[in-house]
Molecule: small-subunit ribosomal RNA
Organism: uncultured bacterium
RNA sequence: AGAGUUUGAUCCUGGCUCAGAACGAACGUUAGCGGCGCGCUUAACACAUGCAAGUCGUGCGAGAAAGGGGCAACCCCGGUAAAGCGGCGCACGGGUGAGUAACACGUAGGUAAUCUACCUCCAGGUGGUGGAUAACCUUCCGAAAGGAGGGCUAAUACAGCAUGAGACCACGAUUUCGAAAGAGAUUGAGGUCAAAGUCGGCCUCUUCAUGAAAGCUGACGCCAGGAGAUGAGCCUGCGGCCCAUCACGGUAGUUGGUAGGGUAAUGGCCUACCAAGCCAAAGACGGGUAGCUGGUCUGAGAGGAUGAUCCGCCACACUGGGACUGAGACACGGCCCAGACUCCUACGGGAGGCAGCAGUGGGGAAUUUUGGACAAUGGGCGCAAGCCUGAUCCAGCCAUGCCGCGUGAGUGAAGAAGGCCUUCGGGUUGUAAAGCUCUUUCAGGUGGAAAGAAAACGCAUGGAUCAAUACCCUGUGUGGAUGACGGUACCAUCAGAAGAAGCACCGGCUAACUACGUGCCAGCAGCCGCGGUAAUACGUAGGGUGCGAGCGUUAAUCGGAAUUACUGGGCGUAAAGCGUGCGCAGGCGGUGAUGUAAGACAGAUGUGAAAUCCCCGGGCUCAACCUGGGAACUGCGUUUGUGACUGCAUCACUCGAGUACGGCAGAGGGAGGUGGAAUUCCGCGUGUAGCAGUGAAAUGCGUAGAUAUGCGGAGGAACACCGAUGGCGAAGGCAGCCUCCUGGGCCAGUACUGACGCUCAUGCACGAAAGCGUGGGGAGCAAACAGGAUUAGAUACCCUGGUAGUCCACGCCCUAAACGAUGAUUACUCGAUGUGUGCGAUAUACUGUACGCGUCUAAGCGAAAGCAUUAAGUAAUCCACCUGGGGAGUACGACCGCAAGGUUGAAACUCAAAGGAAUUGACGGGGGCCCGCACAAGCGGAGGAGCAUGUGGUUUAAUUCGAUGAUACGCGAGGAACCUUACCAGGGCUUGAAAGUUAGGGUAUGAUCCAGAAAUGGGUCAGCCAGCAAUGGCCCGAAACUAGGUGCUGCAUGGCUGUCGUCAGCUCGUGCCGUGAGGUGUUGGGUUAAGUCCCGCAACGAGCGCAACCCCUAUUCUUAGUUACCAACAGGUAAUGCUGGGGACUCUAAGAAGACUGCCCGCGCAAGCGGUGAGGAAGGUGGGGAUGACGUCAAGUCAUCACGGCCCUUACGUCCUGGGCUACACACGUGCUACAAUGGCAGAUACAGAGAGCAGCUACUUGGCAACAAGAUGCUAAUCCACAAAGUCUGUCUCAGUUCGGAUUGAGGUCUGCAACUCGACCCCAUGAAGCUGGAUUCGCUAGUAAUCGCGCAUCAGCAAUGGCGCGGUGAAUACGUUCCCGGGCCUUGUACACACCGCCCGUCAAGCCAUGAAAGCUGGGGGUAUCUAAAGUCGGUUGCCGCAAGGCGCUGCCUAGGGUAAAACCGGUAAUUGGGGCUAAGUCGUAACAAGGUAGCCGUA
Repeated sequence: AGAGUUUGAUCCUGGCUCAGAACGAACGUUAGCGGCGCGCUUAACACAUGCAAGUCGUGCGAGAAAGGGGCAACCCCGGUAAAGCGGCGCACGGGUGAGUAACACGUAGGUAAUCUACCUCCAGGUGGUGGAUAACCUUCCGAAAGGAGGGCUAAUACAGCAUGAGACCACGAUUUCGAAAGAGAUUGAGGUCAAAGUCGGCCUCUUCAUGAAAGCUGACGCCAGGAGAUGAGCCUGCGGCCCAUCACGGUAGUUGGUAGGGUAAUGGCCUACCAAGCCAAAGACGGGUAGCUGGUCUGAGAGGAUGAUCCGCCACACUGGGACUGAGACACGGCCCAGACUCCUACGGGAGGCAGCAGUGGGGAAUUUUGGACAAUGGGCGCAAGCCUGAUCCAGCCAUGCCGCGUGAGUGAAGAAGGCCUUCGGGUUGUAAAGCUCUUUCAGGUGGAAAGAAAACGCAUGGAUCAAUACCCUGUGUGGAUGACGGUACCAUCAGAAGAAGCACCGGCUAACUACGUGCCAGCAGCCGCGGUAAUACGUAGGGUGCGAGCGUUAAUCGGAAUUACUGGGCGUAAAGCGUGCGCAGGCGGUGAUGUAAGACAGAUGUGAAAUCCCCGGGCUCAACCUGGGAACUGCGUUUGUGACUGCAUCACUCGAGUACGGCAGAGGGAGGUGGAAUUCCGCGUGUAGCAGUGAAAUGCGUAGAUAUGCGGAGGAACACCGAUGGCGAAGGCAGCCUCCUGGGCCAGUACUGACGCUCAUGCACGAAAGCGUGGGGAGCAAACAGGAUUAGAUACCCUGGUAGUCCACGCCCUAAACGAUGAUUACUCGAUGUGUGCGAUAUACUGUACGCGUCUAAGCGAAAGCAUUAAGUAAUCCACCUGGGGAGUACGACCGCAAGGUUGAAACUCAAAGGAAUUGACGGGGGCCCGCACAAGCGGAGGAGCAUGUGGUUUAAUUCGAUGAUACGCGAGGAACCUUACCAGGGCUUGAAAGUUAGGGUAUGAUCCAGAAAUGGGUCAGCCAGCAAUGGCCCGAAACUAGGUGCUGCAUGGCUGUCGUCAGCUCGUGCCGUGAGGUGUUGGGUUAAGUCCCGCAACGAGCGCAACCCCUAUUCUUAGUUACCAACAGGUAAUGCUGGGGACUCUAAGAAGACUGCCCGCGCAAGCGGUGAGGAAGGUGGGGAUGACGUCAAGUCAUCACGGCCCUUACGUCCUGGGCUACACACGUGCUACAAUGGCAGAUACAGAGAGCAGCUACUUGGCAACAAGAUGCUAAUCCACAAAGUCUGUCUCAGUUCGGAUUGAGGUCUGCAACUCGACCCCAUGAAGCUGGAUUCGCUAGUAAUCGCGCAUCAGCAAUGGCGCGGUGAAUACGUUCCCGGGCCUUGUACACACCGCCCGUCAAGCCAUGAAAGCUGGGGGUAUCUAAAGUCGGUUGCCGCAAGGCGCUGCCUAGGGUAAAACCGGUAAUUGGGGCUAAGUCGUAACAAGGUAGCCGUA
């Protein structure tokens, strides 16, 4: 310090999430030791049991027992325990955080408005007297707790008297301060007010007298004062939570005064009377929440969160109220009353309060021992010894936190074994282990052993003080004693590597990867997201990474988050400028001067507790921890100074602002009048059949006379031309012309005022359209409504009508995409150009200047697009507003409104995005340009029939599988009777049907018989391989390695292929532009079949495609001539290149030439185009083929082949027989044959090319009607097979289901083949179906093409071939053209699409789940008001009673906790029903939006 996540990618905005630190934690898992801390965050829920506050006999009386004395009864002495009177303490210490938003806390002050026990100091006093009472004794009541009566007694208990230095009270005098009120000081004489003793020592004096009393002396007390210290009370300034959906609000002792009461003390603290105040937008009142602080956590800081442990303060003590005592309480372990709860009870009554320490139950995710000791520190009491002390010090439990240590160290490669992975080579675990050599911390055993302890106390001896050798204070020496912890820390020693490692993670963020299992299942997940058969993301394993006695998870906090922005954000389009103005408060404010000192700055000073944090040291072996010092505590107060700046006061100024005078422009506003054109209607005329309307129609109007046309009239609304990115206005908005009233602006120059200014929360005013109320008006237009169309529907778009409304007056409403999506004001910052209105100079050009309205652009700004003196630039002031999307501008509440509704304005829940700008594509029922048998123009077909063939479907034991829009369907298949064959049935085999290796045995092989459907099984006979050998071939059975699979996945793949498309495109390097994705180049102007070429250009080049190079073909030449050819010559035949020969021709097959817009004319810059041009066999790519860019379709193929993974292994392998792939109601595709006369039939006759052939093609002869058969010849092929058909000629048929057509069927044959039944082809005879040119629709083709005719070949025993692939023969028609359909290319535009329009996406309805609003009602809570009742208790009253009195009792008054009642308000819970909302792979209906989204969209309103 950042990272992930919106997109195809980018930049930005913006949320969500993560990495860090931290915790009084909890949970999961694991666990060796120690030190130091911490440990009910929940039920301020209820508590069994024990302990937590006593002490003093040196205040007092009494005093059992033991003991001593007297002989004993008994008395005296003695004095322990416990109880009592009395004193002090119990108000501290300890706990908790319920309440409290408050002077509760913090901080700084005040108290002249106060108190303070014990302690310290000062200066005094401490005399005398009296009466009670508990204990005790006794009687009685009660279950108990307790109580009552009678009797005795003491005090440092209680009450008077004396004294009064003093204190207090009132009065007088003097004096100081002050304007006065008043306050203080001094003083006078009055009044009121005290006390207590106990213990020790001494015996000089006094009295009794072994010793006491008095006295003296000391200690501890006592009383009244004065000071101090400590503690406490009260008051004040400032500071620190949320809600305004709590605001024209709150308050009645309320605010103030006077008088009184009360208190330690001020005060409405209380009472009476008087006045009517007081608080509040700087947030009163109300509601919610909360103990506050030092601090703690986090953070760079500023901040944010928090308030455990420790320290300070406050509050509370079962809940509520109350007082008593006391220095102090309205009292945690006190009292009284009420309430709830618990316990005891003899039912009459009583007792209790763990938020003390332990502990129990309960609640909860969750928090310990019913421990030891007063040894230390501290506290209470005591003269002291001492006693008490769950404060405290220790121990116990808990990895709850922080810190430290250990679980060994060195060596050790055969890189062991095992595990895991593997490309099978190896890699890794891994120096890790084992082995060898060492060490012994910690734990364990044994032994030793500190410090925490020195005071108090006693003795001795100094000093100081004193009258004092007392006392007190202090020093030294000495004495004996005191340790819970504690079997302590620590040290020594013994043995032995011995007893001691886990947890999480490994897709990215984020360090760390493989295998197996699973198969959108199980599961994971902080976010993005993984999982649908090859998961580094699930589970396990191996390995790795991180931390380590811990590690992870969860909750909550800060950080990152500049996502609340003071430091430090924004607001044109992302969320965000109020619709506009005026303007009070508030904020801010020009120039000069003087004063002041509130702000500000500087110095000094007080305070800011300690602890904590930080720095420097010290102590535990280190650290954590503890500790000394310092710094700091950023704050507040007081004081001194300064006077620049702000404020305040005063005096000036003129530049800001304003006023007057003079001009100017204008749809600025209001009122009244007036004008013409047009629409409609009415009247009269002319005139006749239509008008109107639409995409096309219809409804409608019209023969009762429309439309059209002429004249006249009525009425309402709006103002053509001028007219304009022209004008005016704050905005909304404003338009014929004239008049009246009126606001604002601008310009020029002078004069005047003298900061009068800017902005503006609340407030006030204005505010389009629609809408509302009342009354008018109503021509046109036109929601609603009606009808006609359109449509699947059409509650729409279109048409015909038509009412509110639109218009006027008055009153409401108050919203708009009220937009420049841009608040107002001021200043500053290059230019160019247009326009409106003034002014100056001038020569009415032009120029200068001011204010407006526009366009372009620099700097700058901006995420970009863009803005740019009219800023979105640079600055200043003020206001409004924003903080992820949805829920929602919704609900509730409040205010406004007649209503409609408006303003203000949430939450639960839900998502990980929503969004802005720009980029590249794709798409558009967007645009432009261009191409293609794309359309058009033509020719011939398909779709109808029969048949063939393929597919779907159905059927079946099986009808094997694949291909399925174009791009499947005469496709894989270029040959299914068996085989093929993958399917089915049945019968067999299991190292296997085939292949390899090793070893063994045999020898091949041939013939034949039996069983069986065959496979197979069982026999018989013949024979005994090759080689010199090594060995090899073949066969057999067996064993082991191995096989086999047309089983799955084409969505794991290779290869191959189809398609867009033979379309002209697809990219790269460098440079340049852009933050970037990207762009440029490749766009533009021309041209081309072409990104073909040219020109231009921030581009310059290049690559893959195009073209060319290749093959065939068209012409010619050269060479070569056999099997081809034959012109001339020769020979020969019935005839024939038949023969000799020839090399001319055709042809064959090798090479070469030729065509390049090269030449000419025209156009053009060029490229190039045009030409009935020339030449040429061929002319602009001559024709055809091969050739298929980057890519698209997860296109096709695992069944051609190959291959990863998975699956089967006496079967999903393999063999055999038979069957099936050939089924058949039907549907589709592709073809063949036809429907006939351009024809059929019969006869005659002419002309090809290419290709195949030896288990072959076959001449020829014979037989047969024929298929074919029997013979036989040639050919391993330019040699033989070998004859084309349409055509041509002749004849016949004569328009018909025919002499067309040939399906179907019957009978008979031929051939192939083990075998033609399922299921072959062919031949002959007979039979002679449909069909007379084919609906919607649709296919091919632009020339040697279509059409038509035959021939050949592959596969193949044969053939279902009418298919496929080739070959030649004959041989057309048409193209004006690019509007439209389809497909494609380029540019541009819009986009909410990017799986890319077969996209995206909206709403109702239906289903499930979730939260929420309303709701009759039911129910709960906390307050307030009114009223009734009223305990304890203070205060007051009192005629009764007690007491000598003080006073008390009783009774009573006021107040009041609590309780009851009443009506309303508020806040919750729940609820039949109901409203919308959100979420949920594949529900229904439509198609609203995104493209011109098919009616542009959107905003407000009805």